[in-house]
Context: one part of a larger RNA
């Protein structure tokens, strides 16, 4: 000086408690082992892998498998020689890929003899690789952890490693201040400056408004008007400013006024020095090393979708603050042209015919659901629950058998709140209820980001667990 303890002392966090709701049981989707298999590509493996890379695996994507081609190559950039030749195209052959082959005579300058360039052919140098090494690297990311920590000059003290600065008494989310001290000071972190949100004022009206004045049967539908919603751009506001009390007369820290808002208002972006020889050579780069008639590299099918099993993530559910039928209401992000696609018309639906209207505060998507209000079930494996399977169907695409979604009938399983064990959330949170989107022709999304609706319960407290910070004594190095 560090690590470590079933050593102390102070102090944090949904760490525990206190509390609500899940997970371990069950269908069923996903991911992952592990088995299978011509192949079930690869990677990711405690917390920090497991709806993760993959914000879309029927061909394609694909790197895996069987076959069937192909070699100067699907691509690039030179060199040489050579070319009645490009782009487009019929024919034959074939499962495409390719193979044969017929027609088609590109641009520039020209003295019309040619010559350059493109393309294309042949030979060479090279090309290619998702082939191995993340224990060669970069660059990116996870993670301890938004945790409050890590050092740096000079000084000074030690014989050195080193030490002080950083301990120490207060405080604070915070090395956050305040005081004190052989230390003054300073840097990356704290925090603020940046973005969204909550209030009001300007400024600015083709969304909004009978608020106020006119027309209309009705509708902001017209005339009209920017007051108010709004929408977006500017600056205002909070600073422990202000009063009381505690406290060292300090920091600050408790109780108040006022205020839309307090004491970091609430949310997000923001991750020191470092640690895990952490992840990624398959985003991409890159050192070596390996293939180079094949480990390149085209196709055509077939896998990535197999399944006795096991582990993870979710989704429905087991019901009566429920199911179901009818009938009324309130939303916010966002998308829109090869797009969204209203009204009308058919169809039980899904969806189809047609096509207004919109590159959009001006149409569209787009009826929000939970909810209110009336009926109905009457506790039952049921009018709960919907898997499975049957058969008829729509869509999308060259094509849904492998292996899509979605509808109609019919059929209705496990399931009666789930052992040990485990996870999540402190307020517009949990919980719970619908809407967008991004990927994408279509979709296996029940995922992901977001976005609004309705809306809770607790918290004595710090003894125990998990995880961090300081300070401190000591087996160890």
């Nucleotide at each position: 000086u560090g690590a470590c303890g079933g050593g102390g002392g102070c102090c944090c966090g949904c760490a525990c408690a206190a509390g609500c709701g899940g997970u371990g049981g069950a269908g069923c989707a996903c991911g992952u082992g592990g088995u299978u298999u011509a192949a079930u590509u690869c990677g990711a493996u405690g917390c920090a892998a497991a709806c993760c890379g993959a914000a879309g695996a029927a061909c394609c994507u694909u790197a895996c498998c069987u076959g069937g081609g192909u070699u100067u190559g699907a691509c690039a950039u030179g060199u040489a020689c050579g070319u009645g030749u490009u782009a487009c195209u019929a024919u034959c052959u074939g499962a495409g890929a390719g193979g044969a082959g017929g027609g088609g005579a590109c641009c520039g300058c020209u003295u019309c003899g040619g010559u350059g360039g493109a393309g294309c052919g042949u030979a060479c140098a090279c090309a290619g690789g998702u082939g191995c090494u993340g224990c060669a690297u970069g660059g990116c990311u996870g993670u301890c952890g938004u945790c409050a920590g890590c050092u740096c000059g000079u000084g000074u003290c030690g014989u050195g490693a080193g030490a002080u600065g950083u301990u120490g008494g207060g405080u604070u989310a915070a090395g956050u201040c305040c005081c004190g001290c052989a230390a003054c000071g300073a840097g990356c972190g704290c925090a603020a400056c940046c973005c969204c949100u909550g209030c009001a004022u300007c400024c600015a009206g083709u969304u909004g408004c009978c608020a106020u004045c006119g027309g209309g049967c009705g509708a902001g539908c017209c005339g009209g008007g920017c007051a108010c919603u709004c929408u977006g751009g500017a600056g205002g506001g909070a600073c422990u400013g202000c009063c009381g009390g505690c406290g060292a007369c300090a920091a600050g820290c408790c109780g108040g006024a006022g205020g839309a808002a307090g004491g970091u208002g609430g949310g997000g972006a923001u991750g020191a020095c470092g640690u895990c020889a952490a992840g990624u050579c398959a985003u991409c780069a890159u050192g070596g090393c390996c293939c180079u008639u094949a480990u390149g590299u085209c196709c055509a099918g077939g896998g990535c979708g197999a399944c006795a099993c096991a582990c993870g993530u979710g989704c429905u559910a087991c019901a009566a603050u429920g199911g179901c039928c009818g009938g009324c209401a309130c939303a916010g992000c966002g998308g829109g042209a090869a797009g969204c696609g209203g009204a009308g018309g058919g169809g039980c639906g899904a969806c189809c015919c047609u096509g207004a209207g919109c590159g959009g505060a001006u149409c569209c998507c787009u009826g929000a659901a939970a909810g209110c209000c009336g009926g109905u079930c009457c506790c039952a494996g049921u009018u709960c629950g919907g898997a499975u399977u049957g058969c008829a169907g729509u869509c999308u695409g060259c094509a849904a058998c492998u292996c899509g979604a979605c509808u109609g009938c019919a059929u209705g399983a496990a399931g009666u709140u789930g052992g040990a064990a485990u996870c999540g959330c402190u307020a517009g949170u949990a919980a719970u209820c619908g809407c967008g989107g991004a990927u994408c022709a279509g979709c296996c999304a029940a995922g992901c980001c977001g976005c609004g609706g309705u809306g809770a319960a607790u918290a004595c407290g710090u003894u125990c667990c998990c995880g961090g910070g300081c300070c401190u004594g000591u087996a160890c190095a």